The RNA shown here (transfer RNA) has 68 nucleotides and comes from a bovine gut metagenome. Rfam family: tRNA. Rfam classes the family as a transfer RNA. About the family: Transfer RNA (tRNA) molecules are approximately 80 nucleotides in length.
[in-house]
RNA sequence: GAGCUUUAGCCAAGUGGUAAGGCGUAGGUCUGCAAAACCUUGAUCACCGGUUCAAAUCCGGUAAGCUC
Numbered sequence: 001g002a003g004c005u006u007u008a009g010c011c012a013a014g015u016g017g018u019a020a021g022g023c024g025u026a027g028g029u030c031u032g033c034a035a036a037a038c039c040u041u042g043a044u045c046a047c048c049g050g051u052u053c054a055a056a057u058c059c060g061g062u063a064a065g066c067u068c
Stems, first nucleotide, its partner, number of pairs: 001068006009023003017053001026040004046062005
């Protein structure tokens, strides 16, 4: 210098119109107590700007990581 990635504690979907899902956490139901099962529970989308009626998404810059 070039390319790619950055979304919840972890994994991870989402290519302009209220941000899915799984694991875990917490609360509850159930049980004599537990376990299992079931229900409920959460995101300023790395940061700063821009475009747009509207941005995780498009554009510019910065930071971190990986590859060349």